[in-house]
RNA sequence: GUUUGAUAAGGGCCGCCCCUUUCUAAAGAAUGGGAACGCAAAGCCACCGAUCUAAGGGAAUUUAUUCCUACGACAGCGGGGCUGCCGAG
Numbered sequence: 001g002u003u004u005g006a007u008a009a010g011g012g013c014c015g016c017c018c019c020u021u022u023c024u025a026a027a028g029a030a031u032g033g034g035a036a037c038g039c040a041a042a043g044c045c046a047c048c049g050a051u052c053u054a055a056g057g058g059a060a061u062u063u064a065u066u067c068c069u070a071c072g073a074c075a076g077c078g079g080g081g082c083u084g085c086c087g088a089g
Stems, first nucleotide, its partner, number of pairs: 002089004012039002017034003021030003037076001043082003047079003051073002056069005
């Protein structure tokens, strides 16, 4: 440098859920605490697809709803890009 993750060693992240505070139309995100399901990149990135939401916009309704839509979200959905500890070949 490259491929790889059997056994380690030092460790790391923190799911579902609950409480607190904040942002947000919502989805969702963040702060602190509890909690560890799991993860060899569950570190970072919204480029592609999937998924979630629909403020705004559009349409239908016949007056109060429905449907469509991402420029929003999501990296612990998949692909892709960047970086990285240790071991083995």